[in-house]
Parts: sequence; structure tokens; C1' cells
RNA sequence: AAGUGAUAAGGGCAAACUUAUCGAAAGAUAAGGGCGCAAAGCCACAGGGUCUAAGGUGAGAUAACUUUCACUAUGACAGCCUGGCUGCCGCU
Repeated sequence: AAGUGAUAAGGGCAAACUUAUCGAAAGAUAAGGGCGCAAAGCCACAGGGUCUAAGGUGAGAUAACUUUCACUAUGACAGCCUGGCUGCCGCU
């Protein structure tokens, strides 16, 4: 430097769920928790995918206030996949 995760040590992260806060929601953050993870470290302005629909657009209902439905990301997910960057230990 490249490949790799059989074994081992020191450790690391933390799903569901619960509580609190933020948010229209998806979701996020903190604490508890521990399903799992060798990149479950970072990138959502790399591509695909998924979730949400406040606002916007269209259609419908209503005397009106208002309300329902569809579409829409400028909102999210890196613990959905591929990709990019970085990194501990062991082995070859």
C1' cells in the first nucleotide's frame, strides 16, 4: 500500500419501546433501553428508492365560514441499495 473479517484484545455505535423537548407531519435531539452493526463514522448538491405534505396547484362539497380528495419537496431517512470521503484492531 492492496485485499480481507476466521480468531482475539481494548473498546465503539445503538433498533423497537418509554419519557421530555422541537416540528404541520415525516422525523430529529437528550436520557433510559439494546435489536443488531467491522464503518450502524461522514456525505441527501452523486444516482436510485422510501416516508411526510405545512405551503402551492387542480378538482369536489358548502349560502358562507370552512372542508374533502388528488398531485407536488423546497422537508426528512446514511440502521433501504449503489457510490464518494475518512478510520481502529487482527489476518494475508